Model confidence (mean pLDDT): 81 of 100. The RNA shown here (transfer RNA) has 76 nucleotides and comes from a Lewinellaceae bacterium. NCBI's taxonomy places the organism under Bacteria, Pseudomonadati, Bacteroidota, Saprospiria, Lewinellaceae. The same sequence occurs in records of 2 taxa. It matches the Rfam family "tRNA".
């Protein structure tokens, strides 16, 4: 290096994929109650072009084509 099969969604783990409503949950951060102070408990709040580009659709996180990064498996 070449074929192929997995993955890529919030700071981090990750859910949603037989297209269709405001794109969720767990930690976490910030704010507040609560305490003497801290922590735990409640609350509430901010935070994602769903790796990229194009393309099918009325309508894409989902389907399709490229591409790119990680990871395995063969094969040189």
């Nucleotide at each position: 290096g070449g074929u192929g099969g997995c993955u890529a969604u919030a700071g981090c783990u990750c859910a949603g994929c037989a297209g269709g409503u405001u794109a969720g949950a767990g930690c976490g951060u910030u704010g507040g109650a609560u305490u003497g102070u801290g922590g735990u408990u409640c609350c509430a709040a901010a935070g994602g072009u769903c790796g990229c580009c194009g393309g099918u659709u009325c309508g894409a996180a989902u389907c399709c084509g490229g591409u790119u990064a990680g990871c395995c498996a063969c094969c040189c």